Transfer RNA from a Microcaldota archaeon, 74 nucleotides, folded computationally. RNAcentral records the identical sequence in 2 taxa. Its mean pLDDT, the model's own confidence on a scale to 100, is 81. Taxonomically the source falls in Microcaldota (Archaea, Nanobdellati). Its Rfam family is "tRNA". RNAcentral holds the sequence, with entries from ENA.
RNA sequence: GCCUCUGUCGUCUAACCAGGAUAGGACGUGGGCUUGCGGAGCCUAAGGUCCGGGUUCAAAUCCCGGCAGAGGCG
Numbered sequence: 001g002c003c004u005c006u007g008u009c010g011u012c013u014a015a016c017c018a019g020g021a022u023a024g025g026a027c028g029u030g031g032g033c034u035u036g037c038g039g040a041g042c043c044u045a046a047g048g049u050c051c052g053g054g055u056u057c058a059a060a061u062c063c064c065g066g067c068a069g070a071g072g073c074g
Base pairs, nucleotide, nucleotide: 001073002072003071004070005069006068007067010027011026012025013024020057029045030044031043032042033041050066051065052064053063054062
């Protein structure tokens, strides 16, 4: 330098291929309830689509560019 793959809450993960309605779940965290106490149980809240642009009535999803990571070739 070229090619391929990957990027979603603090962490892990579903949805992506095949566009659709409040982006779901687990753990963790905050608050509350419960309890003799509690790190156990129950309820509840906050938190995310790597960045920019394009297509479209509508983009996490499709297209282009960039960034980051992994692998391969030279």